The prediction has a mean pLDDT of 80. A computed fold for a 73-nucleotide RNA from an Oscillospiraceae bacterium, annotated as transfer RNA.
RNA sequence: GCGCUUUUUGCUCAGUCGGCAGAGCAGCGGAUCCUUAAUCCGAAGGCCGUGGGUUCGAGCCCCUCAAGGCGCA
Numbered sequence: 001g002c003g004c005u006u007u008u009u010g011c012u013c014a015g016u017c018g019g020c021a022g023a024g025c026a027g028c029g030g031a032u033c034c035u036u037a038a039u040c041c042g043a044a045g046g047c048c049g050u051g052g053g054u055u056c057g058a059g060c061c062c063c064u065c066a067a068g069g070c071g072c073a
Stems, first nucleotide, its partner, number of pairs: 001072007010025004019056001028042004049065001051063003
């Protein structure tokens, strides 16, 4: 330099055919318990890597750039 691939909450990941962004874990509050652990309940935390485009409507489609990974040279 070229090709492929990944980027969604603190972490690991879903999100199907474009139509209200979800789960588990962690953290926080509570219940239970002599206490802790375990278990149970609850709330919070994202506008989806950046910037544009298409569309009535974009995490999803198109383009650009950035970062990580794999391969080729």

The sequence was found in a public genome assembly. It matches the Rfam family "tRNA".